[in-house]
RNA sequence: AGAGUUUGAUCCUGGCUCAGGAUGAACGCUAGCGGCAGGCCUAACACAUGCAAGUCGAGGGGUAACAGGGAUUGCUUGCAAUCCGCUGACGACCGGCGCACGGGUGCGUAACGCGUAUACAAUCUGCCUCUUACUGCGAGAUAGCCCAGAGAAAUUUGGAUUAAUAUCGCAUGGUAUUAUAUUACGGCAUCGUAUUUAUAAUUAAAGGUUACGGUAAGAGAUGAGUAUGCGUCCUAUUAGAUAGUUGGUAAGGUAACGGCUUACCAAGUCAGCGAUAGGUAGGGGCCCUGAGAGGGGGAUCCCCCACACUGGUACUGAGACACGGACCAGACUCCUACGGGAGGCAGCAGUGAGGAAUAUUGGACAAUGGGGGCAAGCCUGAACCAGCCAUGCCGCGUGCAGGAAGACGGCCCUAUGGGUUGUAAACUGCUUUUAUUAGGGAAUAAACCCUCAUAUGUAUAUGGGGCUGAAGGUACCUAAAGAAUAAGCACCGGCUAACUCCGUGCCAGCAGCCGCGGUAAUACGGAGGGUGCAAGCGUUAUCCGGAUUUAUUGGGUUUAAAGGGUGCGCAGGCGGGCCUAUCAGUCAGUGGUGAAAUCUCCCGGCUUAACCGGGAAACUGCCAUUGAUACUGUAGGUCUUGAGUUUGGUUGAAGUGGGCGGAAUGUAGCAUGUAGCGGUGAAAUGCAUAGAUAUGCUACAGAACACCGAUCGCGAAGGCAGCUCACUAAACCAAAACUGACGCUCAGGCACGAAAGCGUGGGUAGCGAACAGGAUUAGAUACCCUGGUAGUCCACGCCGUAAACGAUGAUCACUCGUUGUUGGCGACACACAGUCAGUGACCAAGCGAAAGCGAUAAGUGAUCCACCUGGGGAGUACGUUCGCAAGAAUGAAACUCAAAGGGAAUUGACGGGGGCCCGCACAAGCGGUGGAGCAUGUGGUUUAAUUCGAUGAUACGCGAGGAACCUUACCUGGGCUCAAAUGUAAGUUGACGUAGGGUGAAAGCCAUAUUUCUUCGGACAAUUUACAAGGUGCUGCAUGGUUGUCGUCAGCUCGUGCCGUGAGGUGUCGGGUUAAGUCCCAUAACGAGCGCAACCCCUAUUCUUAGUUGCCAUCAGGUCAUGCUGGGGACUCUAGGAAAACUGCCUACGCAAGUAGAGAGGAAGGUGGGGAUGACGUCAAAUCAGCACGGCCCUUACGUCCAGGGCUACACACGUGCUACAAUGGCCGGUACAGAGGGCAGCCACCCCGUGAGGGGGAGCGAAUCUCGAAAGCCGGUCUCAGUUCGGAUCGAAGUCUGCAACCCGACUUCGUGAAGCUGGAAUCGCUAGUAAUCGCGCAUCAGCCAUGGCGCGGUGAAUACGUUCCCGGGCCUUGUACACACCGCCCGUCAAGCCAUGGAAGCUGGGAGUACCUGAAGUCGGUAACCGUUAAGGAGCUGCCUAGGGUAAAACUAGUGACUGGGGCUAAGUCGUAACAAGGUA
Repeated sequence: AGAGUUUGAUCCUGGCUCAGGAUGAACGCUAGCGGCAGGCCUAACACAUGCAAGUCGAGGGGUAACAGGGAUUGCUUGCAAUCCGCUGACGACCGGCGCACGGGUGCGUAACGCGUAUACAAUCUGCCUCUUACUGCGAGAUAGCCCAGAGAAAUUUGGAUUAAUAUCGCAUGGUAUUAUAUUACGGCAUCGUAUUUAUAAUUAAAGGUUACGGUAAGAGAUGAGUAUGCGUCCUAUUAGAUAGUUGGUAAGGUAACGGCUUACCAAGUCAGCGAUAGGUAGGGGCCCUGAGAGGGGGAUCCCCCACACUGGUACUGAGACACGGACCAGACUCCUACGGGAGGCAGCAGUGAGGAAUAUUGGACAAUGGGGGCAAGCCUGAACCAGCCAUGCCGCGUGCAGGAAGACGGCCCUAUGGGUUGUAAACUGCUUUUAUUAGGGAAUAAACCCUCAUAUGUAUAUGGGGCUGAAGGUACCUAAAGAAUAAGCACCGGCUAACUCCGUGCCAGCAGCCGCGGUAAUACGGAGGGUGCAAGCGUUAUCCGGAUUUAUUGGGUUUAAAGGGUGCGCAGGCGGGCCUAUCAGUCAGUGGUGAAAUCUCCCGGCUUAACCGGGAAACUGCCAUUGAUACUGUAGGUCUUGAGUUUGGUUGAAGUGGGCGGAAUGUAGCAUGUAGCGGUGAAAUGCAUAGAUAUGCUACAGAACACCGAUCGCGAAGGCAGCUCACUAAACCAAAACUGACGCUCAGGCACGAAAGCGUGGGUAGCGAACAGGAUUAGAUACCCUGGUAGUCCACGCCGUAAACGAUGAUCACUCGUUGUUGGCGACACACAGUCAGUGACCAAGCGAAAGCGAUAAGUGAUCCACCUGGGGAGUACGUUCGCAAGAAUGAAACUCAAAGGGAAUUGACGGGGGCCCGCACAAGCGGUGGAGCAUGUGGUUUAAUUCGAUGAUACGCGAGGAACCUUACCUGGGCUCAAAUGUAAGUUGACGUAGGGUGAAAGCCAUAUUUCUUCGGACAAUUUACAAGGUGCUGCAUGGUUGUCGUCAGCUCGUGCCGUGAGGUGUCGGGUUAAGUCCCAUAACGAGCGCAACCCCUAUUCUUAGUUGCCAUCAGGUCAUGCUGGGGACUCUAGGAAAACUGCCUACGCAAGUAGAGAGGAAGGUGGGGAUGACGUCAAAUCAGCACGGCCCUUACGUCCAGGGCUACACACGUGCUACAAUGGCCGGUACAGAGGGCAGCCACCCCGUGAGGGGGAGCGAAUCUCGAAAGCCGGUCUCAGUUCGGAUCGAAGUCUGCAACCCGACUUCGUGAAGCUGGAAUCGCUAGUAAUCGCGCAUCAGCCAUGGCGCGGUGAAUACGUUCCCGGGCCUUGUACACACCGCCCGUCAAGCCAUGGAAGCUGGGAGUACCUGAAGUCGGUAACCGUUAAGGAGCUGCCUAGGGUAAAACUAGUGACUGGGGCUAAGUCGUAACAAGGUA
């Protein structure tokens, strides 16, 4: 110091989360030792038991217990009893002091409670210290003891008697107190001080005694009280509060001031600088965190406060309204003989309860401190110690060194081996902290006291000696033996250090955030390994930090959340130049204070540290005082530039009221005129023969003001438009004169404020919510059409909101330029510079996340106001204010998400956005499909099985280029279990094979016969065993390879440079051109790569070379005839090479690229035609059944063998084809012309037989040699428009061929039979030239063939294209986007279901506080007083006021609950529609 998370990616805004530190902690796992500290945060809940405050006999009367002594008695002569207060002592009692300290807790309290600083001229103070003075004489009681009672007890009554340092009287007083008068000095207003002085009045004492006490007064110290300034939580959805209230006078009361209390008088006092009310809370020193400023906390220790079962009250006392005192009331608990009584752990232990959770019913007063005491001593749960607890901090240890066969085992892998655990272990040597055992063994202790001594002044000081240790036989020291006694926890996807295997299979589970898990999980669980910390480690909770995410330091508001709709304006905040004064703010010095502890630094003590001690510094604060005077403030004076006033002009849809005008529209009347008008995408509703629409004239009505008109003008905003008049306001300009800071902003307040809406009364032409009708539609409560009411208009009154927007508050100042325009001046001007005030555009710097803003700032500064702090819930609920209502203003929370229709920009994709362009895409044509029959594939159905795959385009005559068996993967049945091949090792055998036999459907099984070589090592073969098999089983979403499609579309990228914060852009865009990102030009780009093109093959022309099996012109021979033969290379042809085409030439256009021309030339002309060739990528496209391959699964079976069956089923649906429906034809006869291929288990000439398929003979040919071979066409004949001489399905019969075998289930032939079908609905396909159409031929596979399929070949051989509006697909540019799984996208609302929190609600149940009335204990105070007291003082009693509590009543507040009800949020893939995002299909 940052990191993760919104997106396909980016920058920003913004929230959420993490890494750090801390804790009085708790929980989980684990645990060796010690030191120091800490330990009910919850129920201020209730408490059994014990202890926590007593002491003094040197105050007193005394003697219950104990001890000593004495006396007496009994006698078992050393014991018992009795007596004596005689002594030590001492229960109970009187008296003194203490009990107000110490200890606990945090209920209450928002307060002078606390903190800090002052004041008391308004006060008190026991014990202690110092000073002064005094201490005389008396008196009566009472407790105890004793006697007699009551009661269960607690307790208590009566009588008699007695003491005191208890109580009382008198005397003596002063500097005390009061009153009056008076002097001096001083101060802070009242006043204070001083032994000023004088007079009058009032008040003291106690004894004990060796010591000690008491009284009065003064001073000090300590402690306490009171007052004041400042500081001290949240809520305004708490805005008014207050009657002793505020003040005065008088009196009372108090230690003391004071409405503290009472009477009277006045009407004040507090409050937006937050009164009052409500909620919460003890405050501080300090603690945690933080760089700091801050934020959070208030355990332990220290200071203050409050409280002591709850509430009230006083008494005593120096001090209390009193934790272990009293009285009363209440609740609770206990005892009881039912009549009455007792109690208060928030002291120390401890118990129960509550809770996630917090300890022993311990030791001793040895030390420190406290109380009483002269002291000894006593008391002390304060304190000191110990016990329990890893609760925290700190320290130590669990060994150290060597040791590689890198052991065994574990784990992993590419597995004869390697890696890792790992020098780790074993083993060798060494050490002994700690633990264990044994031995020794402290300091803390010095006082008091006793004793001795010294000094002086019999009292103190000093010194010597003696006594005293709970902790504790503890700390510590020494010795012994022996590695011996001692390691876990969390984590390992990123953040965040650390990786593999197995299991699991969106299951189980994990998770702080993002997110993992659906068969290869570094994220779940286990293991191995690793990382981090370590006697601890993790988790949870809370706080700060990171978070500049409340921003003083240190944020923002055009679009992310955020500028008020606008103006005026009180308070408040801020404010021009100069001079003078003052010194409040400000600054500096000094003084006081800021307790100690804590923090920091230094030093020291425990072996170190934690811890502790000493010193210093600090405590940033407050107060006082002295000084400085620039700035701010205050006071005074002055100035003119801010602001305003005056004069003269100018401008405008500025406002209010009145008058006037024309066009249009509607209505009415009259007239002309006739059948439609109107409306729409198309229609209909509607109007019209009762005369519409249209046209003309006249009249009336209301509303709005064309042209001018604009990018204009005016106004604070909303807003303002015909002309004119009146009234009102404003701005600007020019020049001076005047006032002299009079200014700016503005919470609350006031005013204005579009449209819609509301009230009352008018008005109503047009338009037009609601409503009606007509259309559209699946529906159409809409969009469109025809009507139409409120309303729109006027007057008055409300409402007070808008995307009231420049999404940009007001004012002032400053900061480069360019170019328009409005109003002035310039100006006697129609041209121009300049200038002031407005209003626009572009831009420099700068700013900004960017878009953009840019003198009209979103730049640079100043002042003031308003507003924001994640999304949703929600501008909702409740409350309050306003309103007639509608509603407006103010304005939450629970809950929920990790982001958000958050911003800007980027790349894509998409659009029922735009532009340009292309393609048999449309159009123009030709021929088909869709109808029929059949063939074939698919779906579906069926089946034992109908094996599997392919499924929009891109599956469906596809894998299959050939299912009768085989194929074959499917079904049924029968068999086999190392089973097909090969290898290794071991064993056995001599076979294997062949032949025939039995059985069987076959496979197979059973038995028989026959039988090796040898160099004796073995070879060979079979068989058995073991190991390696086999699987068309699964996963094409684990893969390789291959393929389809976009698409033969023109695109896809890179390097360097440049631009941008960045994603990215540029290049690749623009202007042309092309089939093309083809080329040219331009250009912050310059180049390059994969694609295009070319290079390759075929074809079209020519040349050349070579001529066999091809050819035959010429020559020769020969035949009925034929290149048949000799020969030839001329030609055709064959197959090698070469040439040729490049917009090269011409013309036109053009800068060029290029385009055009029926151009020339040429066989071919603009890519000549065809093929091969398929960029980056898309579709998790297809294929695990071609092959290969990871993983999973089966192993007497999911393997394998065999027979039969099935893949050929058949109501039906679809695709692809064949044949047709006929005369451009069918049939019969004759006749002509190919190319490319194939051929030895083959092609088969030729001959014979058969109607024919074919059969029988039989040459040639492994082929330019032999062979397979055309059809349409052409020439004749016939048929004559019909279900036919068309068409051939179907069926019957007879055959042929292949094959082991044609039943399921082959092809072909002949004869017979002769179905549907007469050109095909919606819709749809192919094709642009040697193409479509049409005609046949060949080949692969193959025994044969279901081939009408596929792949090739040639023959004949068209029509049409105006053109790019539309449909489909594609390319480029641009635009919008809320899409990015990318429009087959996203997404809204109701309804239905579940869960959650919440509002309302008839009511119901509580809570606290207040008010009124009634009652009213104890108690203080007051009154009275016949009783007590000889009198008196006083008391009992009675009574009054006040009051805790109780009761009643009404209202308010608040919490819980409530049938029913409202919306909200979240949920699986529900229902209905499709509102939004593209022009989202009505912006």